[in-house]
RNA sequence: CAUAGCCGCCAGGGGUGAGACGGACGUUUCGUCUCUGAGAAAGUCCCUUGGAACCUGAUCCGGAUCACACCGGCGUAGGGAGUGCGGCGUGUCGCGGCG
Numbered sequence: 001c002a003u004a005g006c007c008g009c010c011a012g013g014g015g016u017g018a019g020a021c022g023g024a025c026g027u028u029u030c031g032u033c034u035c036u037g038a039g040a041a042a043g044u045c046c047c048u049u050g051g052a053a054c055c056u057g058a059u060c061c062g063g064a065u066c067a068c069a070c071c072g073g074c075g076u077a078g079g080g081a082g083u084g085c086g087g088c089g090u091g092u093c094g095c096g097g098c099g
Stems, first nucleotide, its partner, number of pairs: 001091003005088005010082001011048004017035008054079003060073004
């Protein structure tokens, strides 16, 4: 000096779906449970440019499922929030000493 790693601090970004049952009532809303997940207004849960956290495409396509972004494609696509500070570790360069 750098840092893809770990820890701490500050700042910022993001999502919250599907189904079953019950209640209420005038077809919507509330509650409990179930499914998948890091996360289903829930936990600092995840992500911060070496960015798939997340959004658009998308009322998309293929496969599963009771159902659903559930799995895959799309995706070397287009967007998207810190070149943040400090410590540990690691790497590189320089200086000095010894051999």
The RNA shown here (TPP riboswitch aptamer (THI element)) has 99 nucleotides and comes from a Gemmatimonadota bacterium. Its Rfam family is "TPP riboswitch aptamer (THI element)". About the family: Vitamin B(1) in its active form thiamin pyrophosphate (TPP) is an essential coenzyme that is synthesised by coupling of pyrimidine and thiazole moieties in bacteria. A reference for the family is Kulshina et al. (2010), "Thermodynamic analysis of ligand binding and ligand binding-induced tertiary structure formation by the thiamine pyrophosphate riboswitch", RNA. The model forms 91% of the base pairs in the Rfam consensus. The coordinates come from a structure-prediction model, not an experiment, and the mean pLDDT is 79. Lineage of the source: Bacteria > Pseudomonadati > Gemmatimonadota.